[in-house]
RNA sequence: GGAGGGGUACUCAAGCGGCCAAAGAGGUCGCGCUGUAAACGCGAUGCCGUACGGCUUCGGAGGUUCGAAUCCUCCCCCCUCCA
Numbered sequence: 001g002g003a004g005g006g007g008u009a010c011u012c013a014a015g016c017g018g019c020c021a022a023a024g025a026g027g028u029c030g031c032g033c034u035g036u037a038a039a040c041g042c043g044a045u046g047c048c049g050u051a052c053g054g055c056u057u058c059g060g061a062g063g064u065u066c067g068a069a070u071c072c073u074c075c076c077c078c079c080u081c082c083a
Stems, first nucleotide, its partner, number of pairs: 001082007010026003018066001027045006046055003059075005
C1' cells in the first nucleotide's frame, strides 16, 4: 500500500431504523444467610428523582430520517490476511 473484520456501561459482550438506558456474564455496592469470611440467594449498578418520570449516551465529527448504537460520508484506533 491492497482486502476484510471490529470500537457499545467499570470489564467482556448481545443488539431487525421505533418495542433500547441497551440482553447476558464478570466486577463493584447494598441486604439476607454465617461466630467472621468464602460460597449461595435477592436487589442495585449512566445522571437526577421516594415514585411517576425527566435528561444525556454506543471511538470522534458531520449527514439522512418523524425517529439512528443500527444507514451514509470523512477522520482516529485495534485485529486478520495479502503484498